[in-house]
Context: one part of a larger RNA
């Protein structure tokens, strides 16, 4: 000095990105126990008190013909130690937000989470030799299954909801039209030949899906304006005008896991708060199953703040055990 432990005056988080380590708690009985709630919870909530020994009384069960014996309980007296759940083992609590309902999964070996998954909801495709999938093939899974069945794909429990745009794209639908391939078809023409001919080449004309085009369809990919003017202080636009547009962001939420300017401004919490909490709306760039907003419980997840508690600090000190240093 490095590693593990023990112990510590007075202070008691002043340490630090953060209480990170490490205290504290801890286990039985009895009391008592809040919001909030999906009425199961939450909840060992929180807080509190007792717990050894040794003697009387007194009751309750079992067992015994009894005598007593075993076991629970209840009241009274007393008694010893520092210490009586005496070692070991054994939950610190409350509070508020965020995110994800939930037990689970998961980067073997730097990430365990808020990420995957999930039960519920929804779209779509498949009628059975299914549709998907692997294989060239035959076959096999799909299944000894049959639409309360399988396959794909998005969300992600419950509660209250899921506006508005089909112009792109994409998918569906559609007995007409254009377009459109070999290919039918042969008008005509070329070469060659004395010719029959044989070789070439050819314009109408009829030729499918596709596209074009009509429509539908967003819990399909996806998208949800601009300017300029108005009210009897002022500000401020419920209106009123124009220009584009497929329609111009509905309801909820909102300086947020989103907010650049920004330590927005107001309040509340500290003596003093770039975090937190509650509001406001000026939303650079919030928004409804790429789901929007709340939710009780649950979480080795995260903010933020109180209680206890503590060598985390102030400020270090001592002692213990293995190393390391020296010397052999």
């Nucleotide at each position: 000095c490095u590693a593990u432990g023990c112990u510590g005056a007075a202070g008691g988080a002043a340490c630090u990105c953060g209480g990170c380590a490490a205290u504290c708690u801890g286990c039985c009985u009895c009391c008592g126990u809040a919001a909030c709630u999906u009425c199961g919870g939450g909840a060992u909530a929180a807080g509190g008190a007792g717990g050894c020994c040794u003697u009387c009384a007194c009751g309750g069960c079992g067992g015994g013909c009894a005598a007593c014996c075993g076991u629970c309980g209840u009241g009274g007296a007393g008694g010893g130690g520092c210490a009586c759940a005496g070692a070991c083992c054994a939950g610190g609590g409350g509070g508020u937000g965020g995110c994800g309902a939930c037990u689970g999964u998961u980067u073997a070996g730097c990430a365990a989470a808020a990420a995957c998954a999930c039960a519920g909801g929804g779209c779509u495709c498949u009628g059975c030799g299914a549709a998907a999938u692997c294989g060239c093939a035959a076959g096999a899974u799909g299944a000894c299954g049959u639409a309360u069945a399988g396959g794909g794909u998005c969300u992600g429990a419950c509660g209250c909801c899921u506006g508005c745009c089909c112009g792109g794209u994409g998918c569906c639908g559609g007995a007409a039209g254009g377009u459109u391939a070999a290919g039918a078809g042969g008008a005509g023409g070329a070469g060659u030949g004395c010719a029959a001919g044989c070789u070439c080449u050819g314009a109408a004309u009829c030729g499918a899906a596709g596209c074009c085009c009509c429509g539908g369809u967003a819990a399909a990919c996806g998208g949800c304006g601009g300017c300029c003017g108005u009210a009897a202080c002022u500000a401020u636009a419920a209106c009123g005008g124009u220009c584009c547009u497929a329609a111009g962001g509905u309801a909820g939420c909102g300086a947020a896991a989103u907010u650049c300017c920004u330590u927005g401004u107001c309040g509340g919490g500290u003596a003093a708060g770039u975090u937190c909490c509650g509001a406001c709306c000026u939303g650079c760039a919030c928004g409804a199953a790429u789901g929007g907003c709340g939710u009780a419980a649950c979480g080795a997840c995260u903010u933020c703040c109180c209680c206890g508690c503590u060598g985390u600090c102030u400020c270090c000190a001592g002692c213990a055990u293995a190393g390391g240093c020296u010397c052999a």
Predicted 3D model of a 328-nucleotide part of an RNA (large-subunit ribosomal RNA, domain IV) from a Hyphomicrobiales bacterium. Its mean pLDDT, the model's own confidence on a scale to 100, is 89. The RNAcentral record of the full RNA draws on ENA. It matches the Rfam family "Bacterial large subunit ribosomal RNA". Its family is annotated with ribosome and structural constituent of ribosome in the Gene Ontology.